[in-house]
Context: one part of a larger RNA
RNA sequence: CUAUGGUUAAGGAACUCGGCAAAAUGCCCCCGUAACUUCGGGAGAAGGGGGGCCAUUCCCGUGAUUGUCUCUUGCAGACAGGCAGCGGGUGAUGGCCGCAGUGGCCAGGGGAAAGCGACUGUUUACUAAAAACACAGGUCCAUGCGAAGUUGUAAGACGAUGUAUAUGGACUGACGCCUGCCCGGUGCUGGAACGUUAAGGGGACCUGUUAAUCCACUUUGGUGGGUGAAGCGGAGAACUUAAGCGCCAGUAAACGGCGGUGGUAACUAUAACCAUCCUAAGGUAGCGAAAUUCCUUGUCGGGUAAGUUCCGACCUGCACGAAUGGCGUAACGACUUUCCUACUGUCUCAACCAUAGGCUCG
Numbered sequence: 001c002u003a004u005g006g007u008u009a010a011g012g013a014a015c016u017c018g019g020c021a022a023a024a025u026g027c028c029c030c031c032g033u034a035a036c037u038u039c040g041g042g043a044g045a046a047g048g049g050g051g052g053c054c055a056u057u058c059c060c061g062u063g064a065u066u067g068u069c070u071c072u073u074g075c076a077g078a079c080a081g082g083c084a085g086c087g088g089g090u091g092a093u094g095g096c097c098g099c100a101g102u103g104g105c106c107a108g109g110g111g112a113a114a115g116c117g118a119c120u121g122u123u124u125a126c127u128a129a130a131a132a133c134a135c136a137g138g139u140c141c142a143u144g145c146g147a148a149g150u151u152g153u154a155a156g157a158c159g160a161u162g163u164a165u166a167u168g169g170a171c172u173g174a175c176g177c178c179u180g181c182c183c184g185g186u187g188c189u190g191g192a193a194c195g196u197u198a199a200g201g202g203g204a205c206c207u208g209u210u211a212a213u214c215c216a217c218u219u220u221g222g223u224g225g226g227u228g229a230a231g232c233g234g235a236g237a238a239c240u241u242a243a244g245c246g247c248c249a250g251u252a253a254a255c256g257g258c259g260g261u262g263g264u265a266a267c268u269a270u271a272a273c274c275a276u277c278c279u280a281a282g283g284u285a286g287c288g289a290a291a292u293u294c295c296u297u298g299u300c301g302g303g304u305a306a307g308u309u310c311c312g313a314c315c316u317g318c319a320c321g322a323a324u325g326g327c328g329u330a331a332c333g334a335c336u337u338u339c340c341u342a343c344u345g346u347c348u349c350a351a352c353c354a355u356a357g358g359c360u361c362g
Base pairs, nucleotide, nucleotide: 001357002356003355004354005353006352007351008350010348011347014346019343027051028050029049030048031047036041038174052096053095054094055093056092057091058089059088060087061086062085066080067079068078069077070076071074097101109341110340111339112338113337114336115335116333117332121133122132137172138171139170140169141168142167143166149158150157151156175328176327177326178325180258181257182256185255186254187251188250189249190248191247194246195245196244200240201239206234207233208232209231212227213226214225215224216223217222259277260276261275262274263273286320287317298314299313300312301311302310
């Protein structure tokens, strides 16, 4: 010096991001126990008191003997009372010892509030246990059975030896009170009159090749030009034709969205009110500087001598808001935040002791 333990005057969180760590509490019995509450809880709430040893006594259990009764007369059964001994007892009284009696070990600190998540559970095996996941409950969508869906090329298998109180998918997440407006966009569902539309069908019209034929020229071998059947091709208009799309409706616990400007009241300020523009519709209830508030340590109140955190309000919501759920909520939480009490070497401010290791000397 390091590690692990032990003790500490006075103070008692002044330490620190933060009471991290340590200390304190701790067992059994008795008394007593608040707000709130889903009436179950909260609760071991909180807060008090007792605890050793000896003697006497009391009570409980067991218990030979005894008494009475019964009959199947026995080594019988039933009932009553119950000595001694033994076992037990927050019992009672008296006494004894110590600073201290669950004398060691073992063995909850408690309370008041707020946020989040209802809860018990699950999770990043090896830095995250949580407010994340799950959950019972809620809603929507699909599916009538050879179900939908999943898997496989297929046969088949699962779903299910189930049958809509079932199964699959999506979102939300106990419970309580609730869940507003918008279908213009995107999606989904339904409709089928009209428009558009593929291959296919169809084959007007045009065209290549050529038998044949006509004209001109000719060195009589042909050459050039025109018309052009059938066959075999090339190209191909009209017309016909599905879903889809356009179109018409519905649907938001589908994806999503939920305004601006100007003016106005007899102090001022503000604007119940009016006007105007735009929109599919302009944010309802509830909550609100919030796990969301930039400005911001907003302003006021509480707590402190002093509080960027905390609690209660206000509303100017940069940029809350209703199952991407909104707001509450008893119980629960190795969750996050604030305060009080108890307690302490966390600290003021360090000291000493023990053990082990390091280091120095031998």
Predicted 3D model of a 362-nucleotide part of an RNA (large-subunit ribosomal RNA, domain IV) from a soil metagenome. Model confidence (mean pLDDT): 85 of 100. The full RNA is in RNAcentral, with records from MGnify.